[in-house]
C1' cells in the first nucleotide's frame, strides 16, 4: 500500500415497537428500544421501489389516472472515508 475475514479484543451503528416533533404523503428528526450489520459510516452516480403536494388529463361524482421537482444508502450499482486480525 492492496486483499481476506469478523475467531480475538476496543468500540461502533440500530430494525420492528413506543412516545414527542416536521411532512400533503412517502418517510423523516429527538428519546426510549434491539431484529440484525465487517463499513447499517457518509455521498442520490447507476438502476429499482414508495408517495402525489403541486401541475397535466378525464370526470363534474370533491372522485380517478399520469407525473417528482419529493423519499428510501438498512434495495442494488458506483464513490470517498475507517478500528482490529491475517496473507
Nucleotide at each position: 500500500a492492496u486483499c481476506u475475514g469478523a475467531a480475538a479484543a476496543a468500540g461502533g451503528c440500530a430494525a420492528a415497537c413506543c412516545u414527542c416533533g416536521c411532512g400533503a404523503a412517502a418517510g423523516u428528526g429527538g428519546g426510549g428500544g434491539a431484529c440484525g450489520c465487517a463499513a447499517g459510516g457518509u455521498c442520490a452516480u447507476u438502476g429499482a421501489u414508495c408517495u402525489a403536494c403541486a401541475g397535466g388529463g378525464c370526470a363534474a361524482g370533491u372522485g380517478c389516472u399520469c407525473c417528482a421537482g419529493g423519499a428510501u444508502a438498512g434495495c442494488c450499482u458506483g464513490a470517498c472515508u475507517g478500528c482490529c486480525a491475517g496473507a